[in-house]
RNA sequence: GUUCCGUUUUGGCAAACCCAUUGAAAAGUGGGGACGCAAAGCCUCCGGCCUAACAACGAAAGUUCACGGCAGCGGGGUUGCCAGC
Numbered sequence: 001g002u003u004c005c006g007u008u009u010u011g012g013c014a015a016a017c018c019c020a021u022u023g024a025a026a027a028g029u030g031g032g033g034a035c036g037c038a039a040a041g042c043c044u045c046c047g048g049c050c051u052a053a054c055a056a057c058g059a060a061a062g063u064u065c066a067c068g069g070c071a072g073c074g075g076g077g078u079u080g081c082c083a084g085c
Stems, first nucleotide, its partner, number of pairs: 001085003006082001012037002017032006035072001041078003045075003048070003055064003
């Protein structure tokens, strides 16, 4: 420099669930815990999914809506360890 196909290592991350906390919720964060992960590092640009406070409509029940989320749903962008060459 290149590959990102992975045998492995120093190792890394951490689903469900439980506790605390923030939040209207979805969910986030911290601790415990490991189902898994070779980008399960980072970024909502595209699609998808979740929620529906506010707002709109409605007599009500309720319906719609993202400016809220999911990067561990997929694509894309970007950076990168070991090892191989």
c-di-GMP-I riboswitch aptamer from Dechloromonas sp. HYN0024, 85 nucleotides, folded computationally. The organism belongs to Dechloromonas, within Bacteria. The RNAcentral record of the sequence draws on Rfam. Its mean pLDDT, the model's own confidence on a scale to 100, is 82.